[in-house]
RNA sequence: GCCUUGGUAGCUCAGUGGUAGAGCGCCUGUCUCGUAAACAGGAGGUCGAGGGUCCAAUCCCCUCCCAAGGCU
Numbered sequence: 001g002c003c004u005u006g007g008u009a010g011c012u013c014a015g016u017g018g019u020a021g022a023g024c025g026c027c028u029g030u031c032u033c034g035u036a037a038a039c040a041g042g043a044g045g046u047c048g049a050g051g052g053u054c055c056a057a058u059c060c061c062c063u064c065c066c067a068a069g070g071c072u
Base pairs, nucleotide, nucleotide: 001071002070003069004068005067006066007065010024011023012022013021018055026042027041028040029039030038048064049063050062051061052060
């Protein structure tokens, strides 16, 4: 230098055009002498950045950044 894969909640990851989700974690409540567990509820996201296409983009296209792997 080129190619491939990935970047989405604090963490691990779904979501392949039509209002962004799960598990764990966090907070509150119930329960308990108290804690944990269990149960119920809640908070937390400019979907890596910018631009384009589209009525509509996390998703498609272009450029760039970051990470992992491969080729030279």
Transfer RNA from a Candidatus Micrarchaeia archaeon, 72 nucleotides, folded computationally. Its mean pLDDT, the model's own confidence on a scale to 100, is 85. The sequence is in RNAcentral, with records from ENA. Its Rfam family is "tRNA". Rfam classes the family as a transfer RNA. Rfam describes the family as follows. Transfer RNA (tRNA) molecules are approximately 80 nucleotides in length.